Model confidence (mean pLDDT): 81 of 100. The RNA shown here (transfer RNA) has 75 nucleotides and comes from Candidatus Harrisonbacteria bacterium RIFCSPLOWO2_01_FULL_40_28. It matches the Rfam family "tRNA". Gene Ontology term of the family: triplet codon-amino acid adaptor activity. From the family's description: Transfer RNA (tRNA) molecules are approximately 80 nucleotides in length. By type it is a transfer RNA. Lineage of the source: Bacteria > Bacteria candidate phyla > Candidatus Harrisoniibacteriota. The sequence is in RNAcentral, with records from ENA.
RNA sequence: GGGCCGUUAGCUCAGUGGCAGAGCACUACUAUGGCAUAGUAGGGGUCACCGGUUCAAAUCCGGUACGGUCCACCA
Numbered sequence: 001g002g003g004c005c006g007u008u009a010g011c012u013c014a015g016u017g018g019c020a021g022a023g024c025a026c027u028a029c030u031a032u033g034g035c036a037u038a039g040u041a042g043g044g045g046u047c048a049c050c051g052g053u054u055c056a057a058a059u060c061c062g063g064u065a066c067g068g069u070c071c072a073c074c075a
Stems, first nucleotide, its partner, number of pairs: 001071007010024004018055001026042006048064005
């Protein structure tokens, strides 16, 4: 330098054009003398960034950044 994959909640991930979600974590309440634990309810998002397509974009297209992987080049 080139190819491919990935980037979504604090963490691990789903969602492939039409209201952004799950598990764990967090907060409150209930049960217990208390803890652990269980149940119920709740909070939390610039979908990496910039632009384009579309009535509508996390999703499609182009570019950029970061990470992973393979190849090439130099030594």